This is a predicted structure of an 84-nucleotide RNA (Glycine riboswitch aptamer) from uncultured Brevundimonas sp. It matches the Rfam family "Glycine riboswitch aptamer". Its family is annotated with glycine biosynthetic process in the Gene Ontology.
[in-house]
């Protein structure tokens, strides 16, 4: 490192644009995109009271932050078995 299985949290929130279906029209439904609140911690990314290293200093997490991320399912995805 790659295959395979498993693997939490937290609005399918509100608005505006802009295709797309359906429709005679009113309008409904879905996409995608911007913004607003509101919330998650288990991608990376920062911190460090206890704690380890005798002290200086200096590690590090699942613990703290929430900058990145994410809040129906899928995908992801720390980390855990299997196997090469």
């Nucleotide at each position: 490192u790659c295959g395979c299985g498993g693997g939490a949290g937290a609005g399918a929130u509100c608005g505006g644009g802009c295709g797309c279906u359906g429709g005679a029209a009113a309008c409904a439904g879905g996409g995608u995109u911007c913004g607003a609140c509101g919330c998650c911690g288990a991608a990376g990314g920062c911190g460090c009271a206890a704690c380890c290293g005798c002290c200086c200093c200096g590690g590090a997490a699942a613990c703290g932050c929430u900058c990145a991320g994410g809040c129906a399912a899928a995908c992801g995805g720390a980390c855990c078995g299997c196997g090469a």